[in-house]
RNA sequence: AGAGUUUGAUCCUGGCUCAGAUUGAACGCUGGCGGCAUGCCUUACACAUGCAAGUCGAACGAUGAAGUUCCUUCGGGAAUGGAUUAGCGGCGAACGGGUGAGGAACACGUGAGAAACCUGCCUUUCAUUCUGGGAUAACACCGGGAAACCGGUGCUAAUACCGGAUACUCCAUCUUGGCGGCAUCGCCGAGCUGGGAAAAAAUUUUGAUGAAAGGUGGUCUCGCGGCCUAUCAGCUAGUUGGUGAGGUAUAGGCUCACCAAGGCGACGACGGGUAGCCGGCCUGAGAGGGCGACCGGCCACACUGGGACUGAGACACGGCCCAGACUCCUACGGGAGGCAGCAGUAGGGAAUAUUGCGCAAUGGGCGAAAGCCUGACGCAGCAACGCCGCGUGCGGGAUGAAGGCCUUCGGGCUGUAAACCGUUUUCAGCAGGAACGAAAAUGACGGUACCUGCAGAAGAAGGAGCGACCAACUACGUGCCAGCAGCCGCGGUGACACGUAGGCUCCAAGCGUUGUCCGGAUUUAUUGUGCGUAAAGAGCUCGUAGGCGGUCUGUUACGUCGGAUGUGAAAACCCGGAGCUUAACUCCGGGCCUGCAUUCGAUACGGGCAGACUUGAGUGUGGUAGGGGAGACUGGAAUUCCUGGUGUAGCGGUGAAAUGCGCAGAUAUCAGGAGGAACACCGAUGGCGAAGGCAGGUCUCUGGGCCACAACUGACGCUGAGGAGCGAAAGCGUGGGGAGCAAACAGGAUUAGAUACCCUGGUAGUCCACGCCGUAAACGGUGGGCGCUAGGUGUGGGGAACCUUCCACGUUCUCCGUGCCGCAGCUAACGCAUUAAGCGCCCCGCCUGGGGAGUACGGCCGCAAGGCUAAAACUCAAAGGAAUUGACGGGGGCCCGCACAAGCGGCGGAGCAUGCGGCUUAAUUCGAUGCAACGCGAAGAACCUUACCUGGGUUUGACAUAUGGGGAAAACUGGCAGAGAUGUCAGGUCUGCAAGGGCCCCAUACAGGUGGUGCAUGGCUGUCGUCAGCUCGUGUCGUGAGAUGUUGGGUUAAGUCCCGCAACGAGCGCAACCCUCGUUCUGUGUUGCCAGCAUUUAGUUGGGGACUCACAGGAGACUGCCGGGGUUAACUCGGAGGAAGGUGGGGAUGACGUCAAAUCAUCAUGCCCCUUAUGUCUUGGGCUGCACGCAUGCUACAAUGGCUGGUACAAACGGCUGCGAUACCGCAAGGUGGAGCGAAUCCGAGAAAGCCAGUCUCAGUUCGGAUUGGGGUCUGCAACUCGACCCCAUGAAGUCGGAGUUGCUAGUAAUCGUAGAUCAGCAACGCUACGGUGAAUACGUUCCCGGGGCUUGUACACACCGCCCGUCACAUCACGAAAGUCGGUAACACCCAAAGUCAGUGGCCCAACCGCAAGGAGGGAGCCGCCAAAGGUGGGAUCGGUGAUUGGAUGAAGUCGUAACAAGGUAACC
Repeated sequence: AGAGUUUGAUCCUGGCUCAGAUUGAACGCUGGCGGCAUGCCUUACACAUGCAAGUCGAACGAUGAAGUUCCUUCGGGAAUGGAUUAGCGGCGAACGGGUGAGGAACACGUGAGAAACCUGCCUUUCAUUCUGGGAUAACACCGGGAAACCGGUGCUAAUACCGGAUACUCCAUCUUGGCGGCAUCGCCGAGCUGGGAAAAAAUUUUGAUGAAAGGUGGUCUCGCGGCCUAUCAGCUAGUUGGUGAGGUAUAGGCUCACCAAGGCGACGACGGGUAGCCGGCCUGAGAGGGCGACCGGCCACACUGGGACUGAGACACGGCCCAGACUCCUACGGGAGGCAGCAGUAGGGAAUAUUGCGCAAUGGGCGAAAGCCUGACGCAGCAACGCCGCGUGCGGGAUGAAGGCCUUCGGGCUGUAAACCGUUUUCAGCAGGAACGAAAAUGACGGUACCUGCAGAAGAAGGAGCGACCAACUACGUGCCAGCAGCCGCGGUGACACGUAGGCUCCAAGCGUUGUCCGGAUUUAUUGUGCGUAAAGAGCUCGUAGGCGGUCUGUUACGUCGGAUGUGAAAACCCGGAGCUUAACUCCGGGCCUGCAUUCGAUACGGGCAGACUUGAGUGUGGUAGGGGAGACUGGAAUUCCUGGUGUAGCGGUGAAAUGCGCAGAUAUCAGGAGGAACACCGAUGGCGAAGGCAGGUCUCUGGGCCACAACUGACGCUGAGGAGCGAAAGCGUGGGGAGCAAACAGGAUUAGAUACCCUGGUAGUCCACGCCGUAAACGGUGGGCGCUAGGUGUGGGGAACCUUCCACGUUCUCCGUGCCGCAGCUAACGCAUUAAGCGCCCCGCCUGGGGAGUACGGCCGCAAGGCUAAAACUCAAAGGAAUUGACGGGGGCCCGCACAAGCGGCGGAGCAUGCGGCUUAAUUCGAUGCAACGCGAAGAACCUUACCUGGGUUUGACAUAUGGGGAAAACUGGCAGAGAUGUCAGGUCUGCAAGGGCCCCAUACAGGUGGUGCAUGGCUGUCGUCAGCUCGUGUCGUGAGAUGUUGGGUUAAGUCCCGCAACGAGCGCAACCCUCGUUCUGUGUUGCCAGCAUUUAGUUGGGGACUCACAGGAGACUGCCGGGGUUAACUCGGAGGAAGGUGGGGAUGACGUCAAAUCAUCAUGCCCCUUAUGUCUUGGGCUGCACGCAUGCUACAAUGGCUGGUACAAACGGCUGCGAUACCGCAAGGUGGAGCGAAUCCGAGAAAGCCAGUCUCAGUUCGGAUUGGGGUCUGCAACUCGACCCCAUGAAGUCGGAGUUGCUAGUAAUCGUAGAUCAGCAACGCUACGGUGAAUACGUUCCCGGGGCUUGUACACACCGCCCGUCACAUCACGAAAGUCGGUAACACCCAAAGUCAGUGGCCCAACCGCAAGGAGGGAGCCGCCAAAGGUGGGAUCGGUGAUUGGAUGAAGUCGUAACAAGGUAACC
């Protein structure tokens, strides 16, 4: 310090997630030792048991043990002694210890104040401690009660209680002097009167009292500081103040009476929620954020609520009274209790320890002291809960052992790791010694720390991870299953992501997980973000508070700056040092504590006060433009309606129609009239206004702007939370008006539907007046103001100068407005750019992931519709902006192609053939499925093929290799059984000198598989497409993806070429090079040819090389020449010449890539599967099955024809298991036979259409030939399923084919035959080649299809076969509403009212003092009154639970449509 994740890729915005640290933790696995810390975060839930506060006999009466002495009748008694202790009395119990419920408060922190206060014990100083009195507990007796306990009578003491005296610097009233201060006042004095004080013990102490001072502790008041919420905006009657009184230690509405009407609040009162506060702790670079366990300070509480008593101190944790809840005892009458002390128990919970030892230390209470008490505390126990330290060995050791894992089978890893050799003993263990803590004594810890000795590597390693982030990879298993997952995401048969193993990585007595908090997150931004389009500028203006504010001078010292003083507890933190072997830990010193207060100084800046100024702002004077606003009046054109005229059959409307109107006279046309609304041309890129908005003309009233001048005021300014006003359209209310248009509605169309788009009608409304509403994509998607920062060019308004005799024009300058272009700069980019989105200042508003949702609830406004304000649960990992490359568009423009058009011929109808689907079947083997499957794999299924089915056999195998062992047979011939395979019998035999070879048998490795996966693959192929494209290097541009080049202007069949250009070059494609056809030349002429010469039936022969032809090699064509066009180009048009002319025709040749295209059944191949079978052999069957559908063909429907006869002209190809001539036989298929030929020689072989004749005469025919019957031929082991051909007979459908669809642009289509491959034969009418005859048409590119380039839009990128919306149905989930219903909290009103303080009090009762003995003073109980907890009643407030039903979100491949994204097929949106 960053990283992952939105996209095909990019940049940005933005959220989510991770790596770090932390913890009073918990959970999982594991666990050796020690030190130091820490340990109920939940039920302030309930508590059994024990302990946690007592002590003093030196205050008092009483009790009176042991011991000692004496006496004794031995029973005991007396004296002394003083242990012990209940009571009275004193001090303590208000500390210490626990907890955090409550409390948002002077509770806490910090700093001040108390001239408004108290303070036991302690310290210091001064003084005193004199004299009387009456009771009472204990005790004794009696009584009541179950108990707790209580009552009565009778004694007794005190440092208990009560008088009196005395007393000061004490207190109170009054009088009075001095000094001081901060208003009330404070301090020091003087005087009169009144008031105020226990002793014990016994030689010296401890006490007591009064006074003063200190110290400690407490109380009260104030400034400042620290939570959330405005969906809490108004709160308050003791409330705010005063006077007087009461009360208190004291000031005070603290309380009361009276008077006044105040007090608080947007700087957040009041209300609600939450919370003990702080020193500090965690985190962070810091600023901050979170927390408030342990330790320390303060506060609050002690079962819940209320109350007082005692006391120096409490409204009291281990005290009292009352009420309530709960628990316990009970004899039912009554009583007792309070662990949030230490242990411990139950319960709750994910979770938190021993009913331990000791007062030895530190501290506390009491005591004169000894001492007693002390669950404070010191220790120990339990827990890896945390931090720190140590160990589980160390050195050597390679045949790199074994085992495990992997493997390319060579090896590699584990790994010097182990074994083995040597060595050491920390820790643990055993034994011996033995502290500090303790100042005289006293040690729980503890025979502990520590020291010494002994033995032996001996007793001591795990956890998580290994796809990226993030260090670390392989194998097997699993097969979208099981599972993982922090985010992205893994898993559907080769998973580095699941599980296991090996290996590796990281930590280590721990390691992971989960939770918390900070960080990263500049993701709430003070430091330190933003708002044109990503979330975000309020619709606009005015204006209150507030914030900010021009120039000069003086003053002040509030802010600001500096010094000093006080304080900022200790601990913590940082630095330095010290002590435990080190560290953690502890101790010492310093710093820090960023703060607050006081004081002294400084005065630039901001503020206050005072004075001045003119440039900001305003006023004035003079001009000026304008759809600025309001009201009144008024004009013409047009639509509609009404009346009348002319006139006749349609009008209207649409893509096409229909509804509608019209013979009762429409539309059209003319004239007149009525009424409402809107204002053509001018008109604009223009003007005005704050915005909304404003348009015929005239008049009246009125707001603002701009320019010029510089007379006046003198900072009067800017912004603006709340607030107020204005505010399109639609909508609402009341009353008018209503021509046109037109939601709703009706009808007609369209459509699968059409509650729409289109058409015909049509009501609200649109218009006016008044009143509401208050919202818009109210947009420049850009808040207002001021200043600064290059220009260029338009336009609207004003002014000045120059020119002009003057005017007008013109030119230049200037101020204001409104546009475009553009530099710097800014921006994620797009873009903005003096009218900023640049550079700065001031003020306001707003944003913080998407959805839920601008929704719910609450409040305010509104007549309503609705508006303003405005969440959460839940859910997702994205949502989004700009730009890029593609793809797509029922976007645009350019171009091409038999793409359309123009033509010719077909298909689709019939019959048949072939293929496919479907059906059937034991099997009908498998594959191919839009174009790009379907006469395709198959260039040939009767058996074989053959993969399928049935049945029968076989198992190292039908086939290959290797090793080991064995054998002499195997082949072949014949017989038998069998459907055959096969079995069996007989015959019959190897080679070599040997090793060996061939063959057979056995065994082991293995063979074999047309079994699966073409979505694991290679290879080959199809398609876009023979379309003109696809890329690279360097450079340049861009943050980048990318762009440029390759775009543009021309041109071409072509990214072909030319020109231009931040590009320059290059590659794969195009073209050319190759083959073939067309012309010609050269060479060579046999089997080819024959002009001339011989010969002849015949190129047959002699001969010839001229010609044809064949083979081989050349030439030729290049827009080369001429002319026009074009940019002097590329090129194009025309022409000449030429066999051929602009690529001459045809072929081969297929760029980068696309389709997970096809093929595992050509072949090869990974993995999986079968192994007496999914292998292999074999018989028969099937692949040929037939209600049907489709595809491709053939033959036809006839006269351009059929049939019969005659006759002419090809090319190419094949042939020895072959082609097979002449001849003969058969009607024919064919047969007999065998010349010639391995072929320019022989054969297949007759070409056919054509031509010349004849016949048929428009019919289901002399067309057509299917089907069927009969008879044959050939091939073959075999034609039944299931071959082809021939003859005779039969003679079906069909008379040119619906919607639709296909091929072809010239030697092409059409038509005619010929040959070949495969092959025994043949389904061939198929396929592949060959030649013969031989057309028509193309205006053209609007449209259909496909393609290329450019451009545009996009929410698509699996790329339109895309994406995506809403209802409905089902499931799940949280939340809202809902008739209600149940409960909590805090108030209010009224009723009742305990304990208790205070006030009152007739009567009653009472020891101390007075008393003339009646009584008084004083006190008590009782009664009563105010207040008052709990309780009751009531109506509201608020919060929560639940609730039929309902709204929402999410979910798999459901249903219906297709709203949006392209012009999304009606542009979308508000």